Description: RNAcentral holds the sequence, with entries from MGnify. Predicted 3D model of a 151-nucleotide RNA (SAM riboswitch aptamer (S box leader)) from a soil metagenome. The coordinates come from a structure-prediction model, not an experiment, and the mean pLDDT is 75. Rfam family: SAM riboswitch aptamer (S box leader). Its family is annotated with regulation of gene expression in the Gene Ontology.
Order: sequence, then structure tokens, then C1' cells
RNA sequence: CUCAUCCAGAGAGGCUGAGGGACCGACCCUGUGACGCCUCGGCAACCGAGUAGCAUUUGGCAACCAGCAAUUAGCAGCCUAACAGCUAAAAGCUAAGAGCCAAUUGCUAGAGACGGUGCCAACUUCGGCAGACGGAAGUCUGAGAGAUGAG
Repeated sequence: CUCAUCCAGAGAGGCUGAGGGACCGACCCUGUGACGCCUCGGCAACCGAGUAGCAUUUGGCAACCAGCAAUUAGCAGCCUAACAGCUAAAAGCUAAGAGCCAAUUGCUAGAGACGGUGCCAACUUCGGCAGACGGAAGUCUGAGAGAUGAG
């Protein structure tokens, strides 16, 4: 600098001892012990890894079904053969393809059982700037600032 999220959730103990809630204002928390540090616990699901489901794409296999067909055989015709005609078989080619497998990508869910973070008073405590509504108080929307994660 860019992107995503921020009205949910989750605390005990020990040490220390006066501030803290980013800034400013308000309002709160705080010697019934703040902030900070440590231990244990928890929350959440941002990243890595992994699970399940659905979908996309690619590759492989492929039931069923269709068309064409080298060639071969037979029939008819013919004096005979060839061409053309009919029938059957058929290497092969094309199309279609339920379903299965593998991989890719995306979404969702669950458990969070692992790793890297984060978090565990109050919506980011509320507001600050702009706009809308409103008589006002205020409400709503967006921005800014901030926090966290990823790059």
C1' cells in the first nucleotide's frame, strides 16, 4: 500500500501496584486491585494442512443408443465378369453419453482433533467528517480513523 472482517462468542488463578478503555470529547472500568506479565482454560474460524456435500473444468473408463463405412459373402439381373441395386456380416470412423474414478477451481457445512495468528467489560463503548429524515432529542447510511488476518 491492497483486500477481507469488525451489533456474535469466550475468564479463572498468581505477581505487581495506579492507572486504563488507540487519539480528542463524552461516558465508563478501576485499591471489592486497573494496565502489564506469567500459568491454565476458553472463544472464533483469517491463513496452512485436513474431512464431508454440491457445483465448474480437464483427463481416463464407460452401460445404453445412432449414423457412415473399406472389405467380405449371398441374392437379383446378366451368356460371363465388372459397375450400379438389395440383404447380411464387418475392421474402422463420427456423434451422443447415464454413471464411475482422478485432478483443478469455487461455494457451503461440521468438528475445530493439528499448526501460525488473533481475541476473551461495554457494537471498534458512543460520537468526531459528510449526507438523509426529524421541531428537537435523536435515528439511519456512507466515509475517515483504528483493530485483526492475508498478501